Model confidence (mean pLDDT): 80 of 100. This is a predicted structure of a 76-nucleotide RNA (transfer RNA) from an Erysipelotrichaceae bacterium. The RNAcentral record of the sequence draws on ENA. Its Rfam family is "tRNA". By type it is a transfer RNA.

């Protein structure tokens, strides 16, 4: 230089182009307990890497970009 994969809550990862982006772990508030652990309820947290673009609608599809893994290549 060239190709593939990846990026989503604090973490681990889910989501046929069509909901108000969901789970678990953690945090926190209650219940529960003499207390505290379990265990059960509830909250809170998110510009789906960034910039555009198709499209009635985009986390999901296209363009360009950073950033990380792998692979081929080039090294006069």
């Nucleotide at each position: 230089g060239c190709g593939c994969u990846c990026a989503u809550a604090g973490c681990u990862c889910a989501a046929u182009g069509g909901a108000u982006a969901g789970a678990g772990c953690a945090u926190u508030c209650g219940a529960c307990u003499c207390c505290g652990a379990c265990u059960c309820g509830g909250a809170a947290g998110g510009u789906u890497g960034c910039a555009g673009g198709u499209u009635c609608g985009a986390c999901u599809c296209c363009u360009g970009u950073u950033g990380a893994g792998c692979g081929c290549g080039c090294c006069a």